[in-house]
c-di-GMP-I-GGC riboswitch aptamer from a Candidatus Dadabacteria bacterium, 92 nucleotides, folded computationally.
The sequence was found by an Rfam model in a public genome assembly.
RNA sequence: AACCGAAAAGGCAAACCAUCCGAAAGGGUGGGACGCAAAGCUUCGGGCCUGGGUGUGCCGCAAAGGCUGCCCUGGCGGCCGGGCUGCCGAAG
Numbered sequence: 001a002a003c004c005g006a007a008a009a010g011g012c013a014a015a016c017c018a019u020c021c022g023a024a025a026g027g028g029u030g031g032g033a034c035g036c037a038a039a040g041c042u043u044c045g046g047g048c049c050u051g052g053g054u055g056u057g058c059c060g061c062a063a064a065g066g067c068u069g070c071c072c073u074g075g076c077g078g079c080c081g082g083g084c085u086g087c088c089g090a091a092g
Stems, first nucleotide, its partner, number of pairs: 003092001004089002011036002016031006034078001040084003044081003047076003051072005057067003
């Protein structure tokens, strides 16, 4: 130094509750801790979610409705990977 993850210090904070913002997904703040060694940053690839558009597609006799492909809007990023940065130092 790289891997790695014992200890200690410190850090973050899921669900849920209150309140505010948003059409929604969801987000801010406070409380609260299930977890986290990058649960820090980025939002680049995939994924998921919201709303809308669209079709010689599928289910349906048809309509309504649903599913699904594609395109667009917004969101999650504590779903997986990439990029950047980073605390401690026991065993190996």
Of the family's consensus pairs, 90% are formed in the model.